RNA sequence: GCAUCUUUAGUUUAAUGGUUAAAACAGAAAUCUUCGAAAUUUUAAAUAAUGGUUCAAAUCCAUUAAGAUGCU
Numbered sequence: 001g002c003a004u005c006u007u008u009a010g011u012u013u014a015a016u017g018g019u020u021a022a023a024a025c026a027g028a029a030a031u032c033u034u035c036g037a038a039a040u041u042u043u044a045a046a047u048a049a050u051g052g053u054u055c056a057a058a059u060c061c062a063u064u065a066a067g068a069u070g071c072u
Stems, first nucleotide, its partner, number of pairs: 001071007010025004018055001027043005048064005
């Protein structure tokens, strides 16, 4: 320098182009407890960025960024 792949919550994963993007663990609060732990209930939090296609984009296309692999 070129090609391919990946990027979703704090972490690990889902979501056929169509419901208000779904869970687990972790976090916070409440109940319980002498206090904790455990348990139960509730709760906050995410589509890497910018454009494009489309009635509708996490999903398709382009560019950029970060990372991984291969070739030179």
Transfer RNA from Trametes villosa, 72 nucleotides, folded computationally. The coordinates come from a structure-prediction model, not an experiment, and the mean pLDDT is 82. It matches the Rfam family "tRNA". Rfam classes the family as a transfer RNA.